[in-house]
Molecule: RNase P RNA; transfer RNA
Organism: Actinomycetota bacterium
RNA sequence: GCAGAUCAGGCAGUCGCGGGGGCCGUCAGGCCCUCGAGGAAAGUCCGGACACCACAGGGCGAGGUGGUCGGGGAACCGACCCGGGGAAACCCGCGGGAAAGUGCCACAGAAACACACCGCCGAUGGCGCGAGCGAGCGUGCUCGUGCGCGAACAGGCAAGGUUGAAAGGGUGCGGUAAGAGCGCACCGGCGUCGUGGUGACACGGCGGCCAGGCAAACCCCACCUGGUGCUAGGCCAAGCAGGACCGCUUGCAGGCUGCCCGCCGAGGUCCAGGUAGGCCGCAAAGAUGGAUGACUGCCCAACGACAGGAUCCGGCUUACCGAUCUGCUGUG
RNA sequence: UGCGGGGUCGUCUAACGGCAGGACGCCUGGCUCUGGACCAGGAAGUUGGGGUUCGAAUCCCUGCCCCGCAGCCA
Numbered sequence: 001g002c003a004g005a006u007c008a009g010g011c012a013g014u015c016g017c018g019g020g021g022g023c024c025g026u027c028a029g030g031c032c033c034u035c036g037a038g039g040a041a042a043g044u045c046c047g048g049a050c051a052c053c054a055c056a057g058g059g060c061g062a063g064g065u066g067g068u069c070g071g072g073g074a075a076c077c078g079a080c081c082c083g084g085g086g087a088a089a090c091c092c093g094c095g096g097g098a099a100a101g102u103g104c105c106a107c108a109g110a111a112a113c114a115c116a117c118c119g120c121c122g123a124u125g126g127c128g129c130g131a132g133c134g135a136g137c138g139u140g141c142u143c144g145u146g147c148g149c150g151a152a153c154a155g156g157c158a159a160g161g162u163u164g165a166a167a168g169g170g171u172g173c174g175g176u177a178a179g180a181g182c183g184c185a186c187c188g189g190c191g192u193c194g195u196g197g198u199g200a201c202a203c204g205g206c207g208g209c210c211a212g213g214c215a216a217a218c219c220c221c222a223c224c225u226g227g228u229g230c231u232a233g234g235c236c237a238a239g240c241a242g243g244a245c246c247g248c249u250u251g252c253a254g255g256c257u258g259c260c261c262g263c264c265g266a267g268g269u270c271c272a273g274g275u276a277g278g279c280c281g282c283a284a285a286g287a288u289g290g291a292u293g294a295c296u297g298c299c300c301a302a303c304g305a306c307a308g309g310a311u312c313c314g315g316c317u318u319a320c321c322g323a324u325c326u327g328c329u330g331u332g
Numbered sequence: 333u334g335c336g337g338g339g340u341c342g343u344c345u346a347a348c349g350g351c352a353g354g355a356c357g358c359c360u361g362g363c364u365c366u367g368g369a370c371c372a373g374g375a376a377g378u379u380g381g382g383g384u385u386c387g388a389a390u391c392c393c394u395g396c397c398c399c400g401c402a403g404c405c406a
Stems, first nucleotide, its partner, number of pairs: 001328007009299007017036008038306001042317002045315005050229004057261004062225005067080005081095001082093004096220002101218002103214003117161002119157003124154002127150004132145006169187006188210002190207007233280004242271005254264003273405003333402007342356004350386001358374005379395005
C1' cells in the first nucleotide's frame, strides 16, 4: 500500500421503561420470572411473500433487463472473459447490435459520409509554339504525319496543407503522369478455417476484405413484466343530516389495464355532516406515533462513531470514531 | 406508513444535447440643491457526487432538500 472478515465498549451494583407469564392482596397495589433494535433498523432504490381486484384471461401498446458460466423464487451475488487504470497486490465498467433502417454530429472546414478549397499530375483527348519529314501549288504559305516543349480546357488523384472531438486503417519500401492496398513486409481491424475451452473468448493459418462516431437518440434482436399496496384486507363499535348528478340485467355508471376484446357488475362521483376507537392481519422486541434508558465503580489510549424497528423477508446504496485478525504486493 | 411531483442568479421565469437569457431587486457612475423617477455600466445562478458523449441545466446512476395526496361511517 491492496483485499477480506469480525466487533461496534465489557463486567458488577442500584434505580427505571415496554411486552408476556405467575403469585399475593385489605383491590390502593406489591413481589418474582422471562424477552426487549442494527450492520446499517436509514434512503424507499430494487425484488419477493402476503392481501384484494376474473385467483388473473387474449391482442396491441408501454416499461424493464443486456459479456459468459454457475448459484438463486426474483432482485442480486460469485468466478471468469473483454476493455480501461495502476510498478504490483489489485481496482473500475447499464459490457448485445452502428455491415437492417431513420436521425444527430453545433462552430469551424472543400467535405461530417462520401467530398474536392488549396494542392499534385495532365498519362489520354483537345489547344498553342518549335524544328523535322511528306504532299500540294500561288515559292513561302497551306494540309497531313509523328516528335519535343508550353499553358492547364476536358480529365485523373486523394499523397500533402487547412478545420475539427472526429476526415477512417498505420509505418516503410516499391510502383505511377501524379497517386492510391495498386503490389509487398510488419502491425491493427474484419471475415473464414483449424485447435483449446461448457462458454464469453484465446492462439494459429488463410483472404487486401479495410467498414467514421453516437443506441444512458429512435430503433432492431433476445429475455422478462397484469394492477393496486398493511391507510392492502377482514370483523366489531361510536356518532351525525342530508342534498345534487349519473347508472341498475337489452348493462358505455363503475371496476379488472393506457386502448380494443372478454369478464365482473348494483352501485358510483361531488358537496355538506360525523368519527380520529378496538380486535385480527402482526411476529420469542412490537405499539396509541411514543418502550428498549440513567447513575456509580473498575478495565482499555478513549469523553466513546453512524444511528432507533412499525406487515415481514432477501438485496442494493448511502452514513460511520475506531479496534482486532487473516491473506497478499512493493521498497529498505 | 404508502404513493406521486419538483429543485436554474436574492426572487420570479426562459433555454432542439452546442456561448445559460429576461424581468424585478442589488452595486457603481451620470442627471438633481437632495431623494425618487430616468440614462449608462456592472456583479450574481443550473441541489452535491459519479458516468455516457467531442460536448450535459438537459440523458443515466446515486445522495440531499422541498412540496402534494390519502383512512373509516354515512